The part of an RNA shown here (large-subunit ribosomal RNA, domain II) has 855 nucleotides and comes from Pinus taeda. The source organism's lineage runs through Eukaryota, Spermatophyta, Pinaceae, Pinus and Pinus subgen. Pinus. RNAcentral holds the full RNA, with entries from SILVA. It matches the Rfam family "Eukaryotic large subunit ribosomal RNA". The family has 88 seed sequences and 107,465 matches in Rfam 15.1. Its Rfam clan is "LSU clan". On this family, see Cannone et al., BMC Bioinformatics 2002: "The comparative RNA web (CRW) site: an online database of comparative sequence and structure information for ribosomal, intron, and other RNAs".
Context: one part of a larger RNA
This record gives sequence, structure tokens and C1' cells, in this order.
RNA sequence: CACCUGCACGCUCGUGGUGUUAGUUGGCGGGCUUUCCAUUCAACCCAUCUUGAAACACGGACCAAGGAGUCUAACAUGUGUGCGAGUCGGCGGGUUUGAAAACCUGCGAGGCGCAAGGAAGCUGACGGGCGAGAUCCCCUCCCUUGGGGGGGUGCAUCGUCGACUGACCUUGAGCUUAUGCGAAGGGUUCGAGUGCGAGAACACCUGUUGGGACUCGAAAGAUGGUGAACUAUGCCUGAGCAGGGCGAAGCCAGAGGAAACUCUGGUGGAGGCUCAUAGCGAUACUAACAUGCAAAUCGUUCGUCUGACUUAGGUAUAGGGGCGAAAGACUAAUCGAACCAUCUAGUAGCUAGUUUCCUCCGAAGUUUCCCUUAGGAUAGCUAGAGCUCACGCACGAGUUUUAUCGGGUAAAGCAAAUGAUUAGAGGCAUCGGGGGUGUAAGGCCCUCGACCUAUUCUCAAACUUUAAAUAGGUAAGAGGGUGCGGCUGCUCCAUUGAGCCGUGCCGCGGAAUCGAGAGCUCCAAGUGGGCCUUUUUUGGUAAGCAGAACUGGCGAUUCGGGAUGAAUCGAAAGUCGAGUUACGGUGCCGAAUUACGCGCGAACCUAGAUCCCACAAAGGGUGUUGGUUGAUUAAGACAGCAUGACGGUGGUCAUGGAAGUCGAAAUCCGCUAAGGAGUGUGUAAUAACUCACCUGCCGAAUCAACUAGCCUCGAAAAUGGAUGGCGCUGAAGCGCGCAACCUAUACUCAACCGUCGGAGAAAUUGCCUGGCUCCAAUGAGUAGGAGGAUGCGGGGGUCAUUGAGAAACCUUGGGCGUGAGCUUGGGUGGAUCGGCCCCCAGUGCAGAUCUUGGU
Repeated sequence: CACCUGCACGCUCGUGGUGUUAGUUGGCGGGCUUUCCAUUCAACCCAUCUUGAAACACGGACCAAGGAGUCUAACAUGUGUGCGAGUCGGCGGGUUUGAAAACCUGCGAGGCGCAAGGAAGCUGACGGGCGAGAUCCCCUCCCUUGGGGGGGUGCAUCGUCGACUGACCUUGAGCUUAUGCGAAGGGUUCGAGUGCGAGAACACCUGUUGGGACUCGAAAGAUGGUGAACUAUGCCUGAGCAGGGCGAAGCCAGAGGAAACUCUGGUGGAGGCUCAUAGCGAUACUAACAUGCAAAUCGUUCGUCUGACUUAGGUAUAGGGGCGAAAGACUAAUCGAACCAUCUAGUAGCUAGUUUCCUCCGAAGUUUCCCUUAGGAUAGCUAGAGCUCACGCACGAGUUUUAUCGGGUAAAGCAAAUGAUUAGAGGCAUCGGGGGUGUAAGGCCCUCGACCUAUUCUCAAACUUUAAAUAGGUAAGAGGGUGCGGCUGCUCCAUUGAGCCGUGCCGCGGAAUCGAGAGCUCCAAGUGGGCCUUUUUUGGUAAGCAGAACUGGCGAUUCGGGAUGAAUCGAAAGUCGAGUUACGGUGCCGAAUUACGCGCGAACCUAGAUCCCACAAAGGGUGUUGGUUGAUUAAGACAGCAUGACGGUGGUCAUGGAAGUCGAAAUCCGCUAAGGAGUGUGUAAUAACUCACCUGCCGAAUCAACUAGCCUCGAAAAUGGAUGGCGCUGAAGCGCGCAACCUAUACUCAACCGUCGGAGAAAUUGCCUGGCUCCAAUGAGUAGGAGGAUGCGGGGGUCAUUGAGAAACCUUGGGCGUGAGCUUGGGUGGAUCGGCCCCCAGUGCAGAUCUUGGU
């Protein structure tokens, strides 16, 4: 040195394992937020007037667009801006400009302010004292910030006294032309005055008034016109109206008659005559139809049809006017005053509606007055804006205590007044009635009353001697207490009193408890229908009736319980979580003991079962359970069975008759173990039976009256029905007791959000102090008030978007905000558009039998 192998080191590259870190993707899971679907539980429809609405109260099918406190003038409070005894600049001029706007200026005018008072003539305001008082300054003490004491200065404001000014009352020196001018003084009189000024202009919020005056809405009123083609009536010129019936006047013939004339038969063809067609009308079916054929028709029936008939055309009459055979009918589908336009957006104390969000506070239905009662003003209740003070034994209070004051309700009283009222008792005299005696008596005696006396019973919103409880007023200190000296025209016999002024002394700061600080001013909304419960209370037979009082509730208010529910019980509410309870519950519906202990109760038209509250009474019950009182009972009760139940005597009276028993009065004696001059049945009267009463058997409790629990009777209504339902019976009922458990937005604790209050750091410098950090309390709400946000349209400034796709629309997507809303992804779309800071307003819809369009 080369090669091979091996080793070591270095560099580079690769692979594998392990670990770490980062990224991507996938799988599985958790938390929060949100959307859709499903289940369980809860859950009545909004708006509106209302004490009260889910209402068998009214508006409302649905969607889009439009749709209602505006502008102006004057005024009031407040706030802001620049100026200030001034202020403003609309008029004129100038500069500039395309034109406006803007700017400058006139020591101009004018407005308001700077002076008031008086009806007016007219006259016409300088400084003050005391008390309270923020601030600032000085001294001193305990001395650590800080606090205490003393002194001074004394803002604003408040209280009080005085002064000035005008008016009024009074007084009247002096002057004077004899009529006036009038100084000084006084005054419980009046003033929207002075007392070293505060205003003027502009802007904004709120409110008031006049204007269409938040929007829509009358019945009415006025002015001027248009209509008689409908219809009403008159007039003019025209047109039209089968066929029959009855048969007026007149005429003819015949007959009769002296005649007048009459009769008969014809002829004739009158008529607001008749039947009936056309025509005109419209009685009945109350037929048909009744979103019709029709904003008055159709069918049958019916009225009239030579006349006050029907009808065409023309013409006349016009709105407080016409016309009317008259119905207030008709006057162009309109008539107890036509239609059209205007005044006019007429007015309405009345009805309806009145448009985004969040936060904070939060009512009234009562006083007084009103041609006032469906409404206003006024005070009250309430919001907002503030202002002056205060961190202390100051100030305050829906409280208590002490002191004191007023009262005439409750109660009580009527042997106290007034009024009412029951009962006896006593009574000299008097009065009235009745009776006896007496000739009679203002004689005697008896009696009933009035009356008197002492008692007795019961009462009073408009009676009361007495007299509460609650409730109400005042006071509980420095603005006080107590001395001394003065002043006064007040007061007094009076240096008496009262008031005021000056000055000295007195501090345990003059009861308790509580406090979330106290006091004052300005301006304004809504309300001015109320209702309910406990208690008190008036009217009423009563009422879910009407009217009052105190407090509390509902209204304006959710939540848990009462099945259901404005008001009852519990409890008041930001969002979320954990724990504990209230009222009420714990068989199942239904979360939680078919728990425990004692007692009661059986209820077949229909047991019972929780404040308000959804009903039942008087009166009964040998249903059952307690209690109270009074009796009986081992000297044997009660009940049951059994013996006796007598004699005087058929007691007396009365009666036709009454012997225990129709009736009246009386109701003894004997023998007895006991037996009523008799409890019932019975007889014409007797008789007979029975009961009370006694005794035997039996052997232990029994009876009566009253009272109260549960149960029961009393207890009948119309759709089928309600302890909430099922159901429940040693309950799941009723009455006690004792535990456990369940559960609200209540209570406790934690977190977050808002509001209100307090505190801290920082003095460096770009700014975010309108910020940051910490602590405590608190959160309901209709009418209403205040604050702060959000969206639409337009304008100015600034920054910016867009054919590489603006606006707009759709969207089970994502994010932010308590919310109104904002932003982003995706889709459609095809040309404009946004953020921030200011300004302006025809600025936000669910309702109005809203308007227009669509479905």
C1' cells in the first nucleotide's frame, strides 16, 4: 500500500423497535347549546269594555301592502349653550356667491328685562339687628391617621324684628292770593314692592290651551242648484171599451069610463142598473218563489168593466215647497221634509282601534265643588327632576312606656231622675162605685178601685247616676332651667304682671325600642264605575240584596294546596343547581306508611268522609255507647211462675138504680205477712175477673228521669251522575294520640345576570377612569312615569362593498345578544350597496263589522 475479514470512530442513507412531540384521518364516548320527530306530565282563545271573561258578552277565515299623539302659535317647569344689566338681530346697508346660506355693520328703531303702588290725579324705594347656617381662617388639648374644645368669617336659604316706598286711616308746625300748599309724627290696615341686580335669545324633553289636533264614526244645521221619463192632481189634443139580462121616459093599438083618467098588449132603449170578455185592479190560498224569472214576480181564486172609466202625447204645480176622494200617501227602487254639491276633515262628556325590545319605580276608584251622577276641576295616592344638610346620643317612627286632656259607646242601673211595666203587702186622711145600718149627715161599718208608703218582676237608638276596653290629641328640654339689671305709650292699687333687651350660672343632652339617613322645593301622568272575607253595624221576611266602619286582600298576581275556582289556606316570583320545609296529604288514579295505639259506628228510596263550600230543621227511637241525679237490693230486690188480696161496710150524700169502680165531699178502724172506703174489665144493680199490696220458689244485681256521641226516622222533581273518580267496613269512615315520609317560584347555600349603594388602586402621561378590581343589599306588577337600546327611510362626514356576483328572497346549517335584532354557511338571483359619528322624520301592526288586492 492492496485485498478479505473483523473492530473502532466519523459522515450519509435505509429498516425495525421503543419513547416524545406535532399534524391528518377514522372509530368509540362525555358535556353544553339548538332544531325536528315521538312519548309522559302540565295546559280553556286572543284582543276589549269590565268589580269580574274560557264564556251562552262583543271584533277576529287566511295572506300581502297601506293604516292612527302630527305640525304650528302662545304659555309653564326643567335642562343645555354663548353673552350678561343687559340681551336679541326678523329691518336697512356692505363683503362673498351662479343663486341661496354664511359673515360684517348701523352705540338706529323695536321686544323683554332693569320700579313699584293707586280707580285716578299722581307720588315713588342706599347700607340694618337677632337666631340657625355651608365654606374658610386662627388658637389650644388628647395627641397616631384623626378627633375634641374655644374664637373669628359668615354664601345660599329659612325664621323674626326694624327701616324705606305707593295706597288707606290719623295728625297738622308753618306759609298763603283764604283757597290751597303742606314739614316733623303715628298706625293690630292693604301691595304681585325696595333692602347692591338676573335677565334676554336659541335649542330640547314634558305638560296646558287654540287650531281637523291621535284615527275612523252620527241623528242634526246652513247655502246654492237639479228633478213631475216613476208617481199625485188640474187643463189641452187624441185613442179605446165583445156578447147577454133587466126594461125608465116617450110613442102605437085595443078595452073600460060621462069625464078626469085607468087597465091590457106592444114599441122604445134610459141607467155613476146587472152577468161577463178585453182592459184596469189585487180578496183569499197568508199557495209557488224567497242567494227568485223578478230589489214585489207567478198560479188559481177574486173586484170592476158606459163611468167619479181606462189610456197616449203635451202642459202646469218644486223641497218647509208641491200634490193629495186624506193613507203622512206620492214627489225617479229615496219621503213624519227628495236628490246633488259646498260650509266640512261639521261636533260627539259616546263606541271601536292605536304598531319594536329590555331595565327601574309604581297607583286609584276617596275629599270638596260643578244643570254634577257614562264627564270635569280640586285635594289625595304615584313617577321624575333636583336642592339643603348629616355621619352624630342629630333627626325620624302605622311601636311601647310615663304624664295629662276630651268623650258617653259596650256593660251596668231602674229598691237613682225620665219613660214603660208585673205582682202581692200595709194604709191616717181624700176621691169614685157597690152593700149594710140610719130620717139624714162633710155619720158609723163592710167591700172594690184610684191614691200614698216600703218592697218585688221586666225594659229603653232618639233614658241615665255610674262607666270601660280599644281608638284619638299634647308633652318627654339648650329654641331649656334658674338668678341679676334695665325698657315699655300694654297691664296693675302697686316696680304688680306680661313682653322685650343686656348679662351670669347650670351638660349623666333628660323614658324604652327600632331605623335601610333627614328635611325642603318644582313639575307632571293615570285615577275619581270598584269588589270580597273576618269583626262591628243600618234597612229588609230574606238574598250571590242595598248602605256604612277598622284592618287585610282581589283589582294590578304568578306559584303549592282546596278535584274544578278573581277574593279562602300557605307563600309573593331574575336564571340555574343542591338541601329543608309550609298549607295539604301518604289504597289506586298520585309523589309519599294498606304505619302504629285507643275508642265509636252497620246505615236496602239514600251510611260516612276535611275551613270558605256548594245545605237541611223542629221533633222522635227499649239501635248502640258514655254521663248526671234519684231510688231498690243477701233483712233476698227486678223479671218470671204461684198463693192470698179480708172484716166493720151495700161507709155518707145524691139518684129510678149505684153494693170499691156515673157523680160530690170525706177517706177512718179492726184483723193481719198483706189487702185502697179502691188501678182496670164487667153488670140495670149485684156477681165474677184483675191491679196496687203481702208471701213462696229463684239467687245478684235492678229501676226511673234527664243528658250527650255515632247511627236512624223526619227526607218528594222532572236528560243519567257524582265524598273529584274507582272503590272502601277490625276502613281507604268518624273522634283522639304518636311517629316516619312526600311536596312550592317559600327558607338556607353555591354560581351567573341586572339594579341600587359603598370602597380601592392610579398622578405616570398616547388612548380605553363613560374604564378596571372588590364588597353588601336587592329583583312581582295593570293604568302610568323614567332610563337605555334596536330596526326602516332620507341627508352630511368618514371608511369602504360589488359580474371573481350587490340588493332581495328561501333555508332541519353555525355563531353572538336577556331581548328587539345582528352576523355567517348553502341555494335562488342578476346590479348596486354597507359599517361608524351626527342630523331629519309621513319611522316598526294582529285586531279598528279597518282600506285595496289575492286565496